[in-house]
């Protein structure tokens, strides 16, 4: 060098053309003598970059970057 898989919110992951979501986690509130359980609720996202197709791209093509596997 080739060829696979990935890359979403801190952390693990969903979403495979039409409002970005969930579980934990952090914060508020309620419960409680008080922490921990639990129960409510808010925040938190340039979706790796960088173009193109498309009325519309997380999604579909190009090309680059990161990681990981395999061939030489």
């Nucleotide at each position: 060098g080739g060829g696979c898989c990935g890359g979403u919110a801190g952390c693990u992951c969903a979403g495979u053309g039409g409002u970005a979501g969930a579980g934990c986690a952090c914060c508020u509130g309620a419960c409680u003598u008080u922490u921990a359980a639990u129960c409510a609720g808010a925040g938190g996202g340039u979706c790796g970059u960088g173009g193109g197709u498309u009325c519309g791209a997380c999604c579909c093509c190009c090309a680059c970057c990161c990681g990981g596997c395999u061939c030489a």
Description:
Predicted 3D model of a 72-nucleotide RNA (transfer RNA) from Oscillochloris sp. ZM17-4. The sequence was found in a public genome assembly. It matches the Rfam family "tRNA". Its family is annotated with triplet codon-amino acid adaptor activity in the Gene Ontology. Rfam classes the family as a transfer RNA. Its mean pLDDT, the model's own confidence on a scale to 100, is 82. Taxonomically the source falls in Oscillochloris (Bacteria, Chloroflexia, Chloroflexales, Oscillochloridaceae).